[in-house]
This is a predicted structure of a 73-nucleotide RNA (transfer RNA) from Candidatus Falkowbacteria bacterium RIFOXYA2_FULL_38_12. Taxonomically the source falls in Candidatus Falkowiibacteriota (Bacteria, Bacteria candidate phyla). Model confidence (mean pLDDT): 82 of 100. Its Rfam family is "tRNA".
RNA sequence: GCCGAUGUAGCUCAGUUGGUAGAGCAAUGCUUUCGUAAAGCAGAGGUCGUGGGUUCGACUCCCGCCAUCGGCU
Numbered sequence: 001g002c003c004g005a006u007g008u009a010g011c012u013c014a015g016u017u018g019g020u021a022g023a024g025c026a027a028u029g030c031u032u033u034c035g036u037a038a039a040g041c042a043g044a045g046g047u048c049g050u051g052g053g054u055u056c057g058a059c060u061c062c063c064g065c066c067a068u069c070g071g072c073u
Stems, first nucleotide, its partner, number of pairs: 001072007010025004019056001028042004049065005
C1' cells in the first nucleotide's frame, strides 16, 4: 500500500427483506436473616464508533473517516 471482518448498556452478546433498542451477568434499592451469602422482587442504565447522504422514517441502505483484529505484498 491492497483486501476482509468487527464496533450496540459497566462486561458478554442479540436485534439487518428500513417502522419508537433488548437479553444474560454485574452494579443499585427492597424483602428475607442476629449478620453475610444464596434466593425472590423492583427500578435504572444506550445521542447503536464518528461525520455526511438517501428516505415520511436509518442500528439496518450509500459514501468518507477513526479504532481493533486477520490476510496479501